[in-house]
RNA sequence: AGGCCUGUAGUUCAACGGAUAGAACAAUCGGCUUCGGACCGGCAGAUAGGGGUUCGAUUCCUCUCAGGCCUA
Numbered sequence: 001a002g003g004c005c006u007g008u009a010g011u012u013c014a015a016c017g018g019a020u021a022g023a024a025c026a027a028u029c030g031g032c033u034u035c036g037g038a039c040c041g042g043c044a045g046a047u048a049g050g051g052g053u054u055c056g057a058u059u060c061c062u063c064u065c066a067g068g069c070c071u072a
Base pairs, nucleotide, nucleotide: 001071002070003069004068005067006066007065010025011024012023013022018055028042029041030040031039048064049063050062051061052060
């Protein structure tokens, strides 16, 4: 320098272009317990950024950013 892949919650993953983006673990609050753990219930929390296509974008296109792999 060129090519390919990936980017969603604190973490690991879902989501045919169409309902309020959904789970598990973690956090937090409550229950239970002598206290804790386990267990049960509640609550908060996310689409890397800009632009485009579309009635509608996490999804499609494009640029940028970050990470990984390959070639030189």
Transfer RNA from Candidatus Aenigmarchaeum sp., 72 nucleotides, folded computationally. It was read from a public genome assembly. Its Rfam family is "tRNA". Rfam classes the family as a transfer RNA. Gene Ontology term of the family: triplet codon-amino acid adaptor activity.